[in-house]
RNA sequence: UUCUUAUCUAGAGAGGCGGAGGGACUGGCCCAAUGAUGCCCAGCAACCAUUAAGUAAUUACUUAAAAGGUGCUAAUUCCUGCAGGGUAUCCUGACAGAUAAGUA
Numbered sequence: 001u002u003c004u005u006a007u008c009u010a011g012a013g014a015g016g017c018g019g020a021g022g023g024a025c026u027g028g029c030c031c032a033a034u035g036a037u038g039c040c041c042a043g044c045a046a047c048c049a050u051u052a053a054g055u056a057a058u059u060a061c062u063u064a065a066a067a068g069g070u071g072c073u074a075a076u077u078c079c080u081g082c083a084g085g086g087u088a089u090c091c092u093g094a095c096a097g098a099u100a101a102g103u104a
Base pairs, nucleotide, nucleotide: 001104003102004101005100006099007098008097013041015040016039017038021031022030023029025081027079028078042073043072044071047069048068050065051064052063053062054061055060077096082093083092084091085090
């Protein structure tokens, strides 16, 4: 990188380093020297693994924990881009994207 499945309206720092850009892409709208992106620490969560208890019966489900592998910590995946409904404005689905687990 390909493909498959699941999830994406919850949660998480007035810390240290560092210096100009950042929010995937389009169009918007925003964040940022009262210092962003990034790194460290801290934290959140519970997808995989693990541990404990319970149910059902060998493997699955539920609950709890969190020291392992990832992930995440502005705004719903910030909104939007295609289609349908309705047309004050909105609703639903798809596409795209992100993450996890598997896969070639």

This is a predicted structure of a 104-nucleotide RNA (SAM riboswitch aptamer (S box leader)) from Gracilibacillus alcaliphilus. The model forms 97% of the base pairs in the Rfam consensus. Its mean pLDDT, the model's own confidence on a scale to 100, is 83.